RNA sequence: AGAGUUUGAUUCUGGCUCAGAACGAACGGUGGCGGCGUGGAUAAGACAUGCAAGUCGAACGGAAAUUUAUCUAUAGCAAUAUAGAUAGAAAUUAGUGGCGCAAGGGUGCGUAACACGUGGGUAACCUGCCCAAAAGCGCGGAAUAGCUCGGCGAAAGUCGAAUUAAUACCGCAUGUAGCCAUUGAGCUUAUGCUCAAAAAGCUAAAAACGGCGCAAGCUGUUGCUUCUGGAUGGGCCCGCGGCCUAUCAGCUAGUUGGUGAGGUAAUGGCUCACCAAGGCUAUGACGGGUAGCUGGUCUGAGAGGACGACCAGCCACACUGGAACUGAGACACGGUCCAGACACCUACGGGUGGCAGCAGUCGAGAAUUUUUCUCAAUGGGCGAAAGCCUGAAGGAGCGACGCCGCGUGAAGGAUGAAGGUCUUCGGAUUGUAAACUUCUGUCAUUAAGGAACAAACAUUCCGUUUAACUAACGGAAAACUGAUAGUACUUAAAGAGGAAGGGACGGCUAACUCUGUGCCAGCAGCCGCGGUAAUACAGAGGUCUCAACCGUUGUUCGGAUUUAUUGGGCGUAAAGGGUGCGUAGGUGGUCGUGUAAGUCGGAUGUGAAAUCCUAAGGCUCAACCUUGGAACUGCAUUCGAUACUGCGCGGCUUGAGCGCUGGAAAGGAGACUGGAAUUUACGGUGUAGCAGUGAAAUGCGUAGAUAUCGUAAGGAAGACCAGUGGCGAAAGCGAGUCUCUGGACAGAUGCUGACACUGAGGCACGAAGGCCAGGGGAGCAAACGGGAUUAGAUACCCCGGUAGUCCUGGCAGUAAACGGUGCACGUUUGGUGUAGGCGGAUUCGACCCCGUCUGCGCCGUAGCUAACGCGUUAAACGUGCCGCCUGGGAAGUACGGUCGCAAGAUUAAAACUCAAAGAAAUUGACGGGGGCCCGCACAAGCGGUGGAGUAUGUGGUUUAAUUCGAUGCAACGCGAAAAACCUUACCUGGGCUUGACAUCUGGUGCUAUCCGGUGAAAGUCGGAGUUCCCUUCGGGGACGCCAAGACAGGUGCUGCAUGGCUGUCGUCAGCUCGUGUCGUGAGAUGUUGGGUUAAGUCCCGCAACGAGCGCAACCCCUGCCAUUAGUUGCCAGCAUUAAGUUGGGCACUCUAAUGGGACCGCUUGCCGAUAAGGCAGAGGAAGGUGGGGAUGACGUCAAGUCCGCAUGGCUCUUACGCCCAGGGCCACACACGUACUACAAUGGAUAUUACAGAGCGCUGCCAACUCGCGAGAGUGAGCAAAUCGCAGAAAAGUAUUCUCAGUUCGGAUUGGAGUCUGCAACUCGACUCCAUGAAGCUGGAAUCGCUAGUAAUCGCGGAUCAGCAUGCCGCGGUGAAUACGUUCCCGGGCCUUGUACACACCGCCCGUCACGCCAUGGAAGCUGGUAAUGCCUGAAAAGGCCGAGCUAACCGUAAGGAGGCAGGUCUUAAUGGUACUACCGGUGACUGGGGUGAAGUCGUAACAAGGUAGCCGUUGCGGAAGCAGCGGCUG
Repeated sequence: AGAGUUUGAUUCUGGCUCAGAACGAACGGUGGCGGCGUGGAUAAGACAUGCAAGUCGAACGGAAAUUUAUCUAUAGCAAUAUAGAUAGAAAUUAGUGGCGCAAGGGUGCGUAACACGUGGGUAACCUGCCCAAAAGCGCGGAAUAGCUCGGCGAAAGUCGAAUUAAUACCGCAUGUAGCCAUUGAGCUUAUGCUCAAAAAGCUAAAAACGGCGCAAGCUGUUGCUUCUGGAUGGGCCCGCGGCCUAUCAGCUAGUUGGUGAGGUAAUGGCUCACCAAGGCUAUGACGGGUAGCUGGUCUGAGAGGACGACCAGCCACACUGGAACUGAGACACGGUCCAGACACCUACGGGUGGCAGCAGUCGAGAAUUUUUCUCAAUGGGCGAAAGCCUGAAGGAGCGACGCCGCGUGAAGGAUGAAGGUCUUCGGAUUGUAAACUUCUGUCAUUAAGGAACAAACAUUCCGUUUAACUAACGGAAAACUGAUAGUACUUAAAGAGGAAGGGACGGCUAACUCUGUGCCAGCAGCCGCGGUAAUACAGAGGUCUCAACCGUUGUUCGGAUUUAUUGGGCGUAAAGGGUGCGUAGGUGGUCGUGUAAGUCGGAUGUGAAAUCCUAAGGCUCAACCUUGGAACUGCAUUCGAUACUGCGCGGCUUGAGCGCUGGAAAGGAGACUGGAAUUUACGGUGUAGCAGUGAAAUGCGUAGAUAUCGUAAGGAAGACCAGUGGCGAAAGCGAGUCUCUGGACAGAUGCUGACACUGAGGCACGAAGGCCAGGGGAGCAAACGGGAUUAGAUACCCCGGUAGUCCUGGCAGUAAACGGUGCACGUUUGGUGUAGGCGGAUUCGACCCCGUCUGCGCCGUAGCUAACGCGUUAAACGUGCCGCCUGGGAAGUACGGUCGCAAGAUUAAAACUCAAAGAAAUUGACGGGGGCCCGCACAAGCGGUGGAGUAUGUGGUUUAAUUCGAUGCAACGCGAAAAACCUUACCUGGGCUUGACAUCUGGUGCUAUCCGGUGAAAGUCGGAGUUCCCUUCGGGGACGCCAAGACAGGUGCUGCAUGGCUGUCGUCAGCUCGUGUCGUGAGAUGUUGGGUUAAGUCCCGCAACGAGCGCAACCCCUGCCAUUAGUUGCCAGCAUUAAGUUGGGCACUCUAAUGGGACCGCUUGCCGAUAAGGCAGAGGAAGGUGGGGAUGACGUCAAGUCCGCAUGGCUCUUACGCCCAGGGCCACACACGUACUACAAUGGAUAUUACAGAGCGCUGCCAACUCGCGAGAGUGAGCAAAUCGCAGAAAAGUAUUCUCAGUUCGGAUUGGAGUCUGCAACUCGACUCCAUGAAGCUGGAAUCGCUAGUAAUCGCGGAUCAGCAUGCCGCGGUGAAUACGUUCCCGGGCCUUGUACACACCGCCCGUCACGCCAUGGAAGCUGGUAAUGCCUGAAAAGGCCGAGCUAACCGUAAGGAGGCAGGUCUUAAUGGUACUACCGGUGACUGGGGUGAAGUCGUAACAAGGUAGCCGUUGCGGAAGCAGCGGCUG
């Protein structure tokens, strides 16, 4: 610090996800040791048991036991024992009394608050114990617990009587002093504070334990009282700070203030009476939700964000609610009272309890420990002290919960062992890893030793102080005190011995192979893996990583600049309000002056400690701990500075405004007027149609339409002018005139003097459609009716037609209300057009021209932008203010509020769901987009197919099998250039199992071969037979047999695992690269453009310049010529023959080799740009690639082929292999393709006569001759072939005949007889002869081929092959017609355009309906919670009043009084009840839409002109997408 994921690819926007760190964690796997930390986050749920607050006998009276002493009684001779009494001692203690129990410890319910934090105030206060100072502690009195007796009760407890003490209670005295009131001085921000003076009044106390002394008394310590000060702790008040929600906008009657009173330690509506009507709120009151706050913790570069466990400070609470008492302090966790719920005891009458103290139990939960030890240390309470108490605390235990440290050994060790895994079978890897050798001894184990934390208090002594001391302070001595703990630590012993796992390995992300599985099982954080070769599942080996831990889950921050202060945006991605006016608010020109609020600087105080950082130090290190520093970015006070901002004052004119003059304009409102056109009415002329459409029909018309003329009525709209012209804030505004009225602009200058900009709320305006009421209604026209179209047509088209459109008054308040661009101001190169005004120059006056201001446009510099684009009218550079955005869908929806007559508008979510949705641009593909061009593509022609019969292939059907493959073009006379057996892969049956075939091992033999039985054959059984080759004589080779196993074998599967080959687009003209340039990039350019060509062929131009694969050419055949060569070829001339037969010759033909020739080369012309080239011409055998062939670019179709061959994987192995016989591939209601033969006279038949080319031939071609009607047979010459043979070419020609008929056409079918091939023609061959003589008389829709030696037509040859050709491949003969042309059909090429397509239009995609699942809204109701209000009830308690009953202290001689208590009553008041309301949940028959699901149904709305351009608003209609009307937008 980034990465993955939208696309075919790209850039951007934008979300989702990952890598990091952290945790009071939990879960899974694993687990050696130690240190330091940490551990109920959920049910503030309920709790058994034990403990957590006592202590003081030096405050008090007692009590029982022990002990000592004395006395008495009894027993005993006595010692003595027992009992009792008195006195003392030490210790114990129920009660009274004092102090403590308000601390410590726990929890986070409540609380949005002066609760907390921070800084202040208290002149408005309190403070026990403690410290300092001053003064004092005198004299009396009455009770009461306890104890005893009696009563009630189950208990808890309680009542009565009698008696008693105090540091308990009460009275009096004293008054240093305090309180209250006054005066003076000083001080202060105010009511006031401080000090001083002086008069009256009021207000205190307690003793205990010691020392000395006979005593009186003296004295010490502690305690007590009053007062002052301090310290500590607290109360109250104030400024500022820190959560969400406006779908909570108004709240408030003690409410806000005053006066008086009460109350409190103290201010105060804190409470009360009276008076006034205030107080709070958009800087968010009130309400709702959530929450203890902070130091800090986690994260982050920081700013921030989240959190508030442990530790520390504050607050709140103690079963729930309320209340007070005591006290220095509480409205009190282990106190009291009352009420409630719950639990327990009970004798049923009544009682008791409160773990959110420490342990522990149950419960709920994913989840959180021992019913431990000790007061040794630290701290606390009491005490004079010893000491006691202390679940505070210190320790130990449990838990890998966290952090830190250590170990599980170290060195050597290659035969690179074995085993595992992989393998190309060679090896590689695990791996120096192990074994083995030599060492070491941490931790654990055993044994021995063995700590620190301990110093005090107390005792004794000494010193200082003191009059003195026992007090205080200091010192010394000896002794005592350890839970942890026999722990830490040290030493010794033994022995590598006891100690490693988890996760991951497709990318992100470090790490790869095998096997299994086969869209199954499963994985997954995101993208995504798995459908037979899975580095993604599962297992294994290996590797990577961390390590006593490793992963997963959850949560927080980060990455995320993805809420943007630092640090984002709004033309098209989400996002500018429809427009203006304007309130609050925010911001604000220039000069001077004052102030010092902001701002800046210094100082002071504070910012607790801990934490963080840093420097040291202590535990062996570290974690951890200790000490110091820094820091705590803050707040307050104070002193200063004054540039900027603010505030006050005074000026200024440039911002803004006012005045004057002038012209421009569809600016607004009202009134009036005019013409054209449509329609209608009336009248005239006139006759058969009109209207409408793609074509029609509905409709109108002989009752006279349309057309035409005239007259009239009425409503609406304003042609031309008219213009990216004008005006207006926007919506919007268009005939003319008048009246009223708003704004802008220009020109000169006079005035005011910052009066300004923006603008949350608010107010006003606001197209079309719509609503209400009243008018109006010509045309148009939702709805509606009809006609068409169509599969349907609730549409598009046509004929009608109502609301509406128009006017007046009101409502509504929305649009693609758009420049998709808020308003204002300033700055920043230009060009050009246009509207309005002014000036200059010029002119008689203008125009043109120049300058300037204000508008409206275009093009463009810099700059900006993801790009497109914007560009002085900014989307540039800046400032101010407002509005808005934060992934897509759900949804601009639900609920709630506001507005509306309604329609609806506005404000505006969530659950759930997806990993995208999107913008711009790129390359393709596509379009019922455009342009250009080509092709037997159409057209023009010729001949066919489709009808018949037959052949052949395919489908289908059949079958034991009808083997398999090929399936639009590009399968179907295809693989197959030959299925009777074989082929053959199929079926039936009979056989074989190392096999028909290959290699290896061992043994054996010396082989050929022959015979017999059986059998359909294969085979099987038996017999006979015996001679391989080489040799260095060792042996080797070949062959046969036997045996065993490795293996063979498979036309079995996968052409979607493959190689190779092939088809097709297409012989179409295309497909690319290097360098350069342009672009952020994908990419572009080149290759586009203007011409031209068959051609990306060439020329020109051009940010391109070149190049490659294709095109063309080079190659072959053919057409002309030359040269060379003449046998088997040829014959002009010479000779010869029946015959080029022979001599001779090689001129010609021909053969076959080498060359030439054609290149738009020529010239002449024309066209073209002076080019390329085109048109015409000459010459030439051939003329514009002469004709034909071979040749097939990058690629497409997962095209075809595993059955040609090869090959991975899978599969079969006495069979899916191999051998054999027979059958099948040849079946046959049918359908299709491809052919042949025909339907006849351009013909058939018969006879006769010509002219080819290219091939083939020895298991062959076969002459001649003979036989047969013939197929053929016999015999046999020649020829391995320019020599011989196949081999007579046929159509054509000549002649004769047939005469339009199912025929002398046609030949199928069938019968008979044969020939040939072959082991064999039954299934199932070809041919011949005789006989038979079917359909068929030119073929529907539709469709195929062909542009010249072509079509058509005629025959000939070859491959395959024993035989079999209508098929295939070749060869020649005869030999046409037509092409105006490119509108249309099909296919293709180039450019351009649109796109929501990229599996690429056979694409994408919308809505209803049906079904499953999910969440959610409404809903008669049902139910729960919270809160408010009214009324009733009214406990405890406090306060007021009464108090006839009761009454110790004081007064009084007494009577009695004062005071007090019980009791009564009133007010406040918890709870409870009741009524009504609000809010928040849960549930609910039924119902609404939404989301999502496998290949459901109906249509086809959108994307291309998407086939009616689309979209926005609105209204109506319709199964649904949707359609139609009106207005708007261009996206």
A computed fold for a 1531-nucleotide RNA from a Chthoniobacteraceae bacterium, annotated as small-subunit ribosomal RNA. The RNAcentral record of the sequence draws on SILVA. The source organism's lineage runs through Bacteria, Pseudomonadati, Verrucomicrobiota, Spartobacteria and Chthoniobacteraceae. Model confidence (mean pLDDT): 85 of 100.